A computed fold for a 114-nucleotide RNA from Azospira oryzae, annotated as Glycine riboswitch aptamer. NCBI's taxonomy places the organism under Bacteria, Pseudomonadota, Betaproteobacteria, Rhodocyclales, Azospira. Its Rfam family is "Glycine riboswitch aptamer". Rfam links the family to the GO term glycine biosynthetic process. Of the family's consensus pairs, 89% are formed in the model.
């Protein structure tokens, strides 16, 4: 000690879908009702952007089968491997907070370079 690509902190932004039902807990009250809750469990309808799963082409192996005088080429099916805002919907969510991929702004910390 610049760059770039990760990593860590920090600002701004940031979308979707029931303020659902029932049941118990705790609080409260004008009490055998009602009313609250960033409680807890169960069920029913949604979402998809926390985190996880699934695979497209290409590559790779190794068999089989066909062409070639050989290096070696085709082809088939199988395995590896291999994405996302696609998909799935486990997790998560579904007024408000809060969260929240992903994006910009600014700081660090290391690595490696000289």
């Nucleotide at each position: 000690u610049a760059u770039u690509u990760g990593c860590c902190g920090u600002c701004u932004g940031g979308a979707g879908a029931g303020c659902g039902g029932c049941c118990g807990g705790c609080c409260g009250c004008a009490a055998u009702g009602c009313g609250g809750c960033g409680c807890g469990g169960c069920c029913c309808a949604c979402c998809g952007a926390a985190g996880g799963g699934g695979c497209u082409a290409a590559g790779c192996c190794g068999g089989c089968g066909c062409c070639g005088u050989g290096g070696g080429g085709c082809g088939c099916a199988g395995g590896c491997c291999g994405a996302a805002a696609c998909u799935c919907u486990c997790a998560g969510g579904u007024a408000c907070a809060a969260g929240g991929a992903c994006a910009g702004g600014g700081g660090g910390a290391g690595a490696g370079g000289c």